[in-house]
Molecule: Lysine riboswitch aptamer
Organism: uncultured Brevibacillus sp.
RNA sequence: GGUAGAGGUUGCGGUUUUCAUCAGUAGCAGUAAGGAAGCCUUGUGGGGCUAAUGAAUUACGGUGAAAGGGAAAACCGCCGAAGCACGGAUUUGCCACGACAUAUUCUUGCUGGGAUUGCAUUGAAGAAGUGCAAAACUGUCACAGUGUUAUCCUGUGGAGCGCUAUC
Numbered sequence: 001g002g003u004a005g006a007g008g009u010u011g012c013g014g015u016u017u018u019c020a021u022c023a024g025u026a027g028c029a030g031u032a033a034g035g036a037a038g039c040c041u042u043g044u045g046g047g048g049c050u051a052a053u054g055a056a057u058u059a060c061g062g063u064g065a066a067a068g069g070g071a072a073a074a075c076c077g078c079c080g081a082a083g084c085a086c087g088g089a090u091u092u093g094c095c096a097c098g099a100c101a102u103a104u105u106c107u108u109g110c111u112g113g114g115a116u117u118g119c120a121u122u123g124a125a126g127a128a129g130u131g132c133a134a135a136a137c138u139g140u141c142a143c144a145g146u147g148u149u150a151u152c153c154u155g156u157g158g159a160g161c162g163c164u165a166u167c
Stems, first nucleotide, its partner, number of pairs: 001167005008079001011078009027063002030060004037050004041099006082111004087106004092101002112138002116134007140158006
C1' cells in the first nucleotide's frame, strides 16, 4: 500500500408504503360590522397584482388541506458510516444591490458509538433534530496489576489519519 471485517440492547444514512400529529390550522366561499388601503421574505429603489362591483381589521358560522418533522414495515447503500461549525462557489425566493432563508457542492476544523440529564436553538409540539456540559455505559488500542495454559477481571489513558485478519 491492497483486500476483507468488527463496534451497536434503536450503529449510520437514503427510498417507498401505511398511520398518527400538523389541524378543525392555513386557504376558499358567505353574513354582519368597518371604510382605504393591502399583497409579492426583509431595507432602499423599481415593477406587478387585488381593492368603493368594498382593502386592512373584527365577529359568526360553512367547507377544509399540505409540507417539514414523527412511528412502523420493507428495500437499498454502508462502518467518517454520518453529523456539525466557519468560510467560498452556484441556485431559488418578481427585478437590482444588501440582509435573511432554501438546495447543491468545495477547502479547513471537530466528533470512536448509542442513550440519559440539564441548558440553548430549530420546531405546532411535553415529538424529534442540532450544539455545549455532566456523570455513567459500550467497543478498540496502549500501559500497569491480580489471576491464569490462554481467555477473563481491575485501574489509568489515547483517538477512527484508529483497530483486527490477510497479501